This is a predicted structure of a 530-nucleotide part of an RNA (small-subunit ribosomal RNA, 5' domain) from a metagenome. Rfam family: Bacterial small subunit ribosomal RNA. Its family is annotated with structural constituent of ribosome and ribosome in the Gene Ontology. Its mean pLDDT, the model's own confidence on a scale to 100, is 87. The RNAcentral record of the full RNA draws on SILVA.

Context: one part of a larger RNA
This record gives sequence, C1' cells and structure tokens, in this order.
RNA sequence: GAUUGAACGCUGGCGGUAUGCUUAACACAUGCAAGUCGAACGGAAACGAUGGGAGCUUGCUCCCAGGCGUCGAUUGGCGGACGGGUGCGUAACGCGUAGGAAUCUACCUAGUAGUUGGGGACAACUCGAGGAAACUCGAGCUAAUACCGAAUACACUCUACGGAGAAAAGGGGGCCUCUUCUUGAAAGCUCUCGCUAUUAGAUGAGCCUGCGUAGGAUUAGCUUGUUGGUAGGGUAAUGGCUUACCAAGGCAACGAUCCUUAGCUGGUCUGAGAGGAUGAUCAGCCACACUGGGACUGAGACACGGCCCAGACUCCUACGGGAGGCAGCAGUGGGGAAUAUUGGACAAUGGGCGAAAGCCUGAUCCAGCAAUACCGCGUGUGUGAAGAAGGCCUGAGGGUUGUAAAGCACUUUCAGUAAGGAGGAAAUCAUUGAGGUUAAUAACUUCGAUGUUUGACGUUACUUACAGAAGAAGCACCGGCUAACCCUGUGCCAGCAGCCGCGGUAAUACAGGGGGUGCAAGCGUUAAUC
Repeated sequence: GAUUGAACGCUGGCGGUAUGCUUAACACAUGCAAGUCGAACGGAAACGAUGGGAGCUUGCUCCCAGGCGUCGAUUGGCGGACGGGUGCGUAACGCGUAGGAAUCUACCUAGUAGUUGGGGACAACUCGAGGAAACUCGAGCUAAUACCGAAUACACUCUACGGAGAAAAGGGGGCCUCUUCUUGAAAGCUCUCGCUAUUAGAUGAGCCUGCGUAGGAUUAGCUUGUUGGUAGGGUAAUGGCUUACCAAGGCAACGAUCCUUAGCUGGUCUGAGAGGAUGAUCAGCCACACUGGGACUGAGACACGGCCCAGACUCCUACGGGAGGCAGCAGUGGGGAAUAUUGGACAAUGGGCGAAAGCCUGAUCCAGCAAUACCGCGUGUGUGAAGAAGGCCUGAGGGUUGUAAAGCACUUUCAGUAAGGAGGAAAUCAUUGAGGUUAAUAACUUCGAUGUUUGACGUUACUUACAGAAGAAGCACCGGCUAACCCUGUGCCAGCAGCCGCGGUAAUACAGGGGGUGCAAGCGUUAAUC
C1' cells in the first nucleotide's frame, strides 16, 4: 500500500447492488418448512346446492336422498433418497485430474410383443373389551390399479442344447359405422391415460486404477483376513467383501506405522510475476442429522422433519407406562468483541402430485433490520470589502479567520407533499379456423386467431406539478518518518507513544484554544493476510 463475512470509538442525509453466528455439531418454548391423486377403491364424518318430508317463530331448525359439487379418516399409487442446513468426522480413491470394466437405473424418449381367465383376504365400518393417555385386542361385513395361483411367451434368463423358468390392471371420454339385443344401450366401435415383458437411448448412481493433495523422526519398524491362491457364500457388480483350506507373504528412510491439525475443489485475497495466505457468500463433490448401533421399505436410503435397540437429556403420567430431537425458516436462552424479522406471496422461476382445474412448497421471489462492504448522488450556485462584528495572535501600527458570513440575484438534484404510471404476464380458460385420428361434423389432440382473467413486491421504477436554501458534516492528524504552527496551562507531574523518543518553567511531541493539513458519510483504532 492492498484486502476483510470483521469488531470497537466518535459521527451519520439519500439511493442502488451485495453480504450478515467466523464462537457452543450448546440446549431449545411456539408457529410453519411434504404432500398430492375421488379420472385406482369401498365409501360419506364435515360443508354446500337441489329435491322431498316434519315442526312452526314464515325464514329458521330437524330428518331423508352419494343422485350432485365435493370430501375427514381408511385401503391403494406416486413423492417424502429432491429441494433446504451444517462442516462433527475424514490426510482418505475423500477431493482434483486423466483413464478403465465386472454393473444397476423409478419417472422420460424410441421400438417390438402382449394386456386371457380365476381365487382368497385385510383396513375402513359395526359390535364388544382393555387403558389416565399413547394406543391396543377380539368377533363380524366389504372393494380395488392392494394380494395370490392358472394360461400364454416374439423377445428375456438358465442350459448338460434334450429342455426348463418367469408377466400383466384396469380407469376415463365419445359414438351407433359393423355385431347383439332395439326409444337406447352393450361384452360392439373409437380416442386417451395406464399395466406387463423386453431391446436401445438419455439421465443418475455404484466400483477400480495412474498422478497430485498439511505438519511432526523429540513417532522406526507396522501387519494375521494380514499378502496371495483354490473352493463355497454374498452383491446390481469386481474384489478377503465373507467363510474353510493351502502357501508365507505384504508395507516401510522415495518416510510405513503412530501423533497433531484439516472437509476437498472451481475460486478468493495479495503480488510485476514466481509465489504466499485462504476455502464466507455462488457453483461441483464428500460427510453428518441428539450420541452409538441396526436393518426394513424402495429404482434409489442404511433415510434431517421414517422404523427398531441402547445411552444422555427434556416433558406428560392415574406410577402401570408413554412423548421428543431447529446442523430447515423465523425466534428464545447461553457462549461471545460480534452477526438480522416469531414478516408477505406462490405473481415469476423451479420442484412434488394430478388428465386437468388445482393443491402443497420458510426452495424461491420479495419486503424488514444493520454505513457490514462496494458504487453513485447530495448537504447549494453566482455575486459580494465597510476586508463588518466576534475569536485568536500582536512588535499595538496591524495580521489572520476571510468572499468566509451578512446582503443581493438564482437554482431545486435528493428528501417532502400531490397526481399520473410502465415492465416483470408467458400461460391457464372460453369461443373459433385448419390439420391429425375416426364410421363420424362427436370426443381427443397439434398449430393458429380472437376474447376474458391472473402481481407478493407496490404508496414499484419512471414522469409531472408544488413550496422553500429550505431538512442533510464529521473524523483523525499537525517533532521526524509524514501533508500541516502559534498562544495559554502543566512542570520527569499529569500525560503521549507505530519507531526514534517527548515532559525536570519559554514543550510546534502532554491538555485546551485559535489556525492549518488529510480523508469524507464516513474517519480513526484494533485484529488478521499478502
């Protein structure tokens, strides 16, 4: 000199853009943060509409009707493995980079072949029982895209090439051309969403290897599933991954083992560079979810807001037993020099579910707080010598503060008041045109046209008008380094100090005043890095 996720002191006008527990991975009150689908299913607790009935107080109450809009709880599907947080652990194939072969991959895309025919349950519900509660037990009824056989098998798996094994589920819309019954409907036709098997792709993930990746030798030897082989087992898959047997290997001064420290990287800061330091925000990977262990489900977890066991802690209890996990967003206590609101909205982007409408979303977008950082703007402009008054100095003449002020003439950025007012909005939906499909002018679908509607921010950005210089300057320093000097007080005292050093009666170094210098909504100090 540059820099910072900074803090402290004094001061503080506005805006934009960023950033904001670096410490206790300490403990957490409260609310919210993951649901959705009735177009899978049996249904109907609540609300509403409609129809009917009863009572009357004549516009209310009650009852009935899943026929309708819908829908609590239950069964079922998909999603809760993403998104969000933190950096405890980890010196490691964890990360970075470059390669590899023995693998899996829900949803998505393209293709091929199917989607036949049966069965038995269990919730919900009803009845009964236990319990303070959490919840649990018994009996009975029932549906499905839930569950289980059978059939079939182009491809698929295994094969001793003879063969063997293994699947499925239906839902919704429209119609009468064909068939059957005939006002119309279906077991018919058609469209669509699914389902099963499999091939390929895409995406994601698992595994292996070369090289690189902190300090300590005041850590020198380490290792028995250890190193290799064979055979079983196991995994999606290779492999001592695991087990039995056999051999006795394997690593190490090119630093094994042990100890300490640490998430890694793109990057960031600094520097002419080489390098040094660092790893907040943003992005990629990894690890973790009160502590330790374990598996279940699933395409995917050994799963932050799932389960089981043990432990510590907190809470409830009728003492028999139960409940909980903010390193999600806010917020509280504590620790600390120190770090924000128990805010708004799903309008946009994205995600989950759904055919869709839509619902959910503390992701996200916004707002609030903080000069924490960077950037921009303002606090007026011109004129004005009687060089006013006052202050300070003085050699007492004057000098300086100083065109500074006052005065005169202007301007109105920003803030204030009032009015107008974009863009972020594309969609969805409705009507309609053309094409596809079809028996079809229906339904569905693709592309287009027209119309309606959707904004948290928001009193938005921006523009215009109004009034008046009106509302807006401080901080540090002035001995040398280092830009800037006098007076008074003090008298090795009080004090200053980054280094040299000042202060013991004329202190430009302490304190105050006047003046000056430097930066400026900041200025200085402290800490840290180069």